[in-house]
């Protein structure tokens, strides 16, 4: 230098204007509390995967004497962890020159099942040739496998594990309308309703009216974000991790906000232009390179109870360690 391997980081920065959600403060209204489609200021406001919803847990409700069967899952050994199908170390096997990567890695003298083409014959011992007193011994073109075995990534067996549903869980407050229950009033000697407020009057009127209670719905509140949490140092451990101390607080909305425009800067790659340099060329010019300018461009993707994983997607940039080959000293 080229080609690789492993482990990570980052996922643009700043300003202005206009918006969106919004903790909280102040003012106004409400008799205080409470409350408000009110006004104003306003902390603060997505990710490394917020994704797939595939595993494991926390949490909540329901279920549950004990044992067995069935069903589902896991599978070397040891460790880590709240737990795991995750992670770490080691062994074994396969791939790679190597760094390294991958593994669905228990059991085939318990039983069943299976094998394209080729081959006489493919799962169960027969068949063919030679040989022997004797199925006594040896060999058999093909094929991955042939007279013995293989496959458990087919059923099966063994060991271990597994109750169900999920924050639209669940709990609380609770309107209008309808319906339920109870009480009272009224049913032609007329409760109530209508005729704009009152009286008279008129109409209507019994499957009626009023009050209370309880359940559910709309709506609201809690659950809700401080947590197996992040970062730093020290100690233990090969490691995954564990312990101690210090420090930090970083969305909590509910049909769901987190956006748009402009300018400046930074980075990458693209197109065009300019200066300079190198090489080739008689020249015109061509090729390459450093730098500058202009234009346009920049990934995957959007929280919805919360964590630990796995998997998948991702423009471009950056860092460290290691391997192989070649060159130079």
């Nucleotide at each position: 230098a080229a080609g690789c391997g492993c482990a990570g980081c980052c996922g643009g920065a700043g300003a202005a204007u206009c918006g969106c959600g919004g903790a909280g403060g102040c003012c106004c209204c409400u008799u205080u509390u409470u409350g408000g489609u009110g006004g104003u200021c306003g902390a603060u406001g997505a990710g490394g995967a917020a994704a797939g919803u595939c595993c494991g847990g926390a949490c909540u409700c329901c279920g549950c004497a004990g044992g067995g069967c069935a069903c589902c899952g896991u599978a070397g050994c040891a460790g880590g962890u709240a737990a795991c199908g995750c992670c770490u170390g080691c062994c074994c096997g396969c791939c790679g020159c190597a760094a390294g990567g991958c593994g669905a890695g228990g059991a085939u003298u318990a039983g069943a099942g299976c094998a394209a083409c080729a081959g006489a014959g493919a799962c169960g011992a027969g068949c063919c040739g030679g040989u022997u007193u004797g199925g006594u011994c040896c060999g058999g073109g093909u094929g991955a496998a042939a007279c013995g075995g293989g496959c458990a990534a087919u059923c099966u067996c063994u060991a271990c594990g597994g109750g169900g549903a999920g924050c639209a869980a669940u709990a609380c407050c609770a309107a209008a309308u309808a319906g339920g229950c109870a009480g009272c009033c009224g049913c032609u000697u007329g409760a109530g309703u209508c005729c704009g407020g009152c009286c008279c009057g008129g109409a209507u009127g019994a499957u009626g009216g009023c009050u209370g209670c309880g359940g559910g719905u709309a709506g609201g509140u809690a659950g809700c974000u401080u947590g197996a949490g992040g970062c730093g140092c020290c100690g233990c451990g090969c490691g995954a991790g564990c312990g101690g101390c210090g420090u930090c607080c970083u969305a909590g909305a509910u049909g769901a906000a987190u956006g748009a425009u402009u300018c400046u800067c930074a980075c990458g790659g693209a197109a065009g232009g300019c200066u300079c340099c190198u090489u080739c060329g008689c020249a015109a010019g061509a090729a390459g390179g450093c730098g500058c300018c202009u234009u346009g461009u920049g990934a995957c993707a959007g929280a919805a109870u919360c964590c630990g994983g796995c998997u998948u997607a991702c423009a471009a940039g950056c860092u460290g360690c290691g391997c192989u080959u070649u060159c130079u000293a």
Notes:
The RNA shown here (Bacterial RNase P class A) has 329 nucleotides and comes from Duodenibacillus sp. The coordinates come from a structure-prediction model, not an experiment, and the mean pLDDT is 76. The model forms 93% of the base pairs in the Rfam consensus. A source record names the gene rnpB.